The RNA shown here (c-di-GMP-I riboswitch aptamer) has 84 nucleotides.
[in-house]
RNA sequence: AAGCGAUAAGAGCAAACUUAUUGAAAAAUAAGGACGCAAAACCACAGGUCUAAGAUACUUUAUUAUGACGGCUGGGUUACCGAA
Numbered sequence: 001a002a003g004c005g006a007u008a009a010g011a012g013c014a015a016a017c018u019u020a021u022u023g024a025a026a027a028a029u030a031a032g033g034a035c036g037c038a039a040a041a042c043c044a045c046a047g048g049u050c051u052a053a054g055a056u057a058c059u060u061u062a063u064u065a066u067g068a069c070g071g072c073u074g075g076g077u078u079a080c081c082g083a084a
Stems, first nucleotide, its partner, number of pairs: 004082002012037002017032006035071001041077003045074003048069003054064004
């Protein structure tokens, strides 16, 4: 330095749910709250998933992201600690 990750140490994040706000929705943000996480830090680049306001077909349904999700998988960038 790379890899690896403990019944180690010190920190960190925060699922469901509740309340409030924003939004057409998906969802996001804040507070509470902890299911979990060694990248659960950052980037929508590839795949995937969700929504469908508007638009189109056209008639009450279908398609569509320019809206979202990184706590779905891969990729890129950066980082704390050090037992085997």